[in-house]
Context: one part of a larger RNA
RNA sequence: UGGCGGGAGAGCACCACAAGGGGUGGAUGCUGCGGUUCAAUUGGACUCAACGCCGGGAAACUCACCAGGAGCGACGGCAGGAUGAAGCUCAAGCUGAAGACUUUAGCAGACAAGCCGAGAAGUGUUGCAUGGCCAGCGUCAGUUCGUGCCGUGAGGUGUCAAGUUAAGUCUUGCAACGAACGAGAUCCCUGUCCACUGUUGCGACCGCCGGAGAAAUUCGGCGAGCACUCUGUGGAAACUGCCUGCGUUUAAGUAGGAGGAAGGAAGGGGCGACGCUAGGUCAGUAUGGCCUGAAUCUCCUGGGCCACACGUGGCAUACAAAGGUUGGGACAAUGCGUUACAACGCCGAAAGGCGGAGUCAAUCGCCUAAACCCAAUCCCAGUCCAGAUUGCGGGCUGGAACUCGUCCGCAUGAAGUUGGAAUCCCUAGUAAUCGCGCGUCAUCAUCGCGCGGUGAAUAUGUCCCCGCUCUUUGCACA
Numbered sequence: 001u002g003g004c005g006g007g008a009g010a011g012c013a014c015c016a017c018a019a020g021g022g023g024u025g026g027a028u029g030c031u032g033c034g035g036u037u038c039a040a041u042u043g044g045a046c047u048c049a050a051c052g053c054c055g056g057g058a059a060a061c062u063c064a065c066c067a068g069g070a071g072c073g074a075c076g077g078c079a080g081g082a083u084g085a086a087g088c089u090c091a092a093g094c095u096g097a098a099g100a101c102u103u104u105a106g107c108a109g110a111c112a113a114g115c116c117g118a119g120a121a122g123u124g125u126u127g128c129a130u131g132g133c134c135a136g137c138g139u140c141a142g143u144u145c146g147u148g149c150c151g152u153g154a155g156g157u158g159u160c161a162a163g164u165u166a167a168g169u170c171u172u173g174c175a176a177c178g179a180a181c182g183a184g185a186u187c188c189c190u191g192u193c194c195a196c197u198g199u200u201g202c203g204a205c206c207g208c209c210g211g212a213g214a215a216a217u218u219c220g221g222c223g224a225g226c227a228c229u230c231u232g233u234g235g236a237a238a239c240u241g242c243c244u245g246c247g248u249u250u251a252a253g254u255a256g257g258a259g260g261a262a263g264g265a266a267g268g269g270g271c272g273a274c275g276c277u278a279g280g281u282c283a284g285u286a287u288g289g290c291c292u293g294a295a296u297c298u299c300c301u302g303g304g305c306c307a308c309a310c311g312u313g314g315c316a317u318a319c320a321a322a323g324g325u326u327g328g329g330a331c332a333a334u335g336c337g338u339u340a341c342a343a344c345g346c347c348g349a350a351a352g353g354c355g356g357a358g359u360c361a362a363u364c365g366c367c368u369a370a371a372c373c374c375a376a377u378c379c380c381a382g383u384c385c386a387g388a389u390u391g392c393g394g395g396c397u398g399g400a401a402c403u404c405g406u407c408c409g410c411a412u413g414a415a416g417u418u419g420g421a422a423u424c425c426c427u428a429g430u431a432a433u434c435g436c437g438c439g440u441c442a443u444c445a446u447c448g449c450g451c452g453g454u455g456a457a458u459a460u461g462u463c464c465c466c467g468c469u470c471u472u473u474g475c476a477c478a
Stems, first nucleotide, its partner, number of pairs: 001478002003475003007472006016462002020426005027317008035308002043054002065303007075117004080111001087107003091103003121292002124290003130286001132281003135277003142181006148157003160173004187269004192236005198230001201226002206223007239263001242257005319419001323378007335366003340359002344355004385416001390411007432454008
């Protein structure tokens, strides 16, 4: 100087507690992992920081695994070769299928895998040889330098103290004075206003046409128009600027108030210091070494990754009345679309089928949002709850749904009556709940990433538990 302590003192955080809300742990299913099994059930990842992770939703492909079959050697040397090399083919046999091989017969005309080297290729090995990328510490506030000063030196000081902050943030003091990286600011989105913009958007006022009505009025279409919404661009706006208290009189700041769309970092995101964890990845790519090299390379057929006494992580659905069922009614946003999205019409009980306008899309389509509201019904039951499982029938994708896809209808109707010890997430448009879109994608979403709808409770504290940062102290540690 660091590291460590079941030493001490400060400060901080819903990956801590407290006050609350909702779960997990019990059930069934889905999915990942372990184990076991298997010809193979390919491999990696194992506390936080492995386990719906490798965008990993695997029918073939993917694919690395298993069974079987087949193919491939640039270049050089040796043996061979016009007395015919390599190659191709009818038929038969063999075969899952094959002139792949064997037999017989033929075509053709210059090279040659029999041997030795050397290659191509390798999802073969080493992430403890590496680059790059990523994760965690870290929702942290630290890490250093120049000159000076102190110390024989390692080193110290600065970076400390008091106060303050989300912050080594800032103020004041001080043998320090300055500076760099990080923090902050800069960048993007949302929230307010202004200006410009006006099609594919809007369409208020106005005009025309048509329908309903006795009329007031209302509905639809077209035009004018850019008012409003919106699209896009540029600007304004927030700075503790103003007031009061506290802060030693001050300062930094802090508590409240005014005005304001917004107030003290407005909300959300992006951005992640010096380093450390021999953290993860040689299976994304790159790459050193090693290995295989006619097989550990390449292709094909089929199987497997989907097995199943069991254990476990994550999630989905429930156990019901704040509910289920039936009928009617209302309101989004993000996105995506040419091998595509498909309006609309017809057929079908439905899944779906047939035809097909329009749209490379602010134009057309996906696109009826659902929770919600209204009415009716069920009346506390293993039920009109819940939907696993199984049988039958039908549809879609695809060359092919047996292993092993998904959807529809009828029937069947399991466990489950709120879950032990324990444990996870969350402070506001958040949790919870409701649906929608996209990614993957021929088909398949209970996954991931986004979007909007409804919309709480509690706290405004603490260091008690788990941790992190700083100071200090002890040390048989380096």